[in-house]
């Protein structure tokens, strides 16, 4: 310098005028309102409401079932299904190598940074695997290979039967280890080397896991985003949560007054109850206030950590409406401006997004 990959940041700018809304101060007032000045006023996703937490109320002796979520290892965190680091697996671009080619190019191997992975268990059980195929799982035999042994026929070559095999072909997404050699009638882990797999041991690592050695001829297909099993986690509902103040009307409770009347209780008397008036109390509706934004807060520096993150010092205050403010008009400039609008608050994930800027890593080239 070129190419590629990943991460982070910004989100048209300036000015004038007119508005809307929160706060402070002044003025004003019984208290307000109004007015004046100063000052704050959407986002990286405010979105989807998919996870997690705070907060609030309800529930709860303790434990469990059902249903749900998560699932390699270690760390971070208030917590998480998130993030960081690591392991394993898969796919694979560039570069590189090989083959073919005059070349253009094609194919294969290997595959950086980086990408993707619901990556516990299929030797607990139940069930499934379309089509094709002989067979899709207690294996099997369509084509095929063999005729050594036995029987029959034939003079004989040979044929048939009885049988042996699973190497080759074929089907399929997938066919009971792969590949080479020995072996054999033909074959076969039947035997051997290497690779794979299981088991055992040692070493490295906190661990996932990796390496080495020995051993077993070899259990065994796929799928658990089928049921299921194992482990872990979790009580429920949500700011229309919840708290406070509190009319009018109706109804409830209590005290007093009237103790005169009406009705009921039994035909009568007493008693009791209901109906009346006044005052008090409590619940609760309308309405109002609150919850409401100073917080797992932002920025800068230093320290610890590979990092996520943590600690510490300084500094800053940065929307809080509630039928719901954050806007409109004009002028100038440019690279001509995307997706999009808070509603209790935070941490994530996912989705949408015109453009621009910065950094890190990898490969290649050139120079020193």
């Nucleotide at each position: 310098g070129a190419a590629g990959u990943c991460c982070g940041c910004c989100a048209g700018g300036c000015a004038a005028c007119c508005g809307c809304u929160g706060g402070a101060u002044g003025c004003g007032u019984c208290a307000a309102a109004a007015c004046a000045u100063c000052u704050g006023g959407a986002g990286g996703a405010a979105a989807g409401u998919c996870c997690g937490g705070g907060c609030u109320c309800c529930g709860c002796a303790g434990a469990g079932c059902a249903g749900g979520a998560u699932g390699c290892c270690g760390g971070c965190u208030a917590a998480c299904g998130g993030c960081c680091g690591g392991g394993c697996g898969c796919a694979g671009c560039a570069a590189g190598c090989c083959u073919c080619g005059c070349a253009a190019g094609a194919g294969g191997c290997c595959c950086a940074a980086g990408g993707c992975g619901a990556c516990g268990g299929a030797a607990a059980g139940u069930g499934g695997c379309a089509c094709a195929g002989a067979a899709a799982a207690c294996a099997u035999a369509c084509c095929g290979c063999c005729c050594a042994a036995g029987u029959u026929c034939g003079c004989g070559a040979g044929a048939a039967c009885c049988g042996g095999c699973a190497a080759g072909g074929g089907u399929g997404a997938a066919a009971a280890g792969g590949c080479g050699a020995g072996g054999u009638a033909a074959g076969a882990g039947c035997u051997c080397a290497c690779c794979g797999c299981g088991c055992c041991g040692c070493c490295a690592g906190u661990a996932a896991u990796g390496g080495c050695g020995g051993u077993g001829g070899c259990a065994g297909g796929c799928a658990a985003a089928a049921c299921c099993c194992c482990a872990u986690c979790a009580g429920g509902a949500g700011c229309a949560a919840g708290g406070c103040c509190a009319a009018a009307u109706a109804g409830g409770g209590g005290a007093g007054c009237a103790u005169g009347g009406a009705c009921g209780u039994u035909g009568c008397u007493c008693g009791c109850g209901u109906c009346g008036c006044u005052c008090c109390c409590g619940g609760g509706u309308a309405g109002g206030c609150u919850g409401c934004u100073a917080g797992a807060g932002g920025c800068u520096g230093c320290c610890g950590g590979u990092a996520a993150c943590g600690g510490u010092a300084g500094u800053c205050c940065c929307a809080g409406a509630g039928g719901a403010a954050u806007g409109g008009u004009u002028g100038c400039c440019c690279a001509c401006g995307a997706c999009a609008g808070a509603a209790c608050c935070c941490g994530g994930c996912u989705u949408a997004u015109c453009g621009g800027c910065g950094g890190a890593c990898u490969u290649c080239c050139a120079u020193u």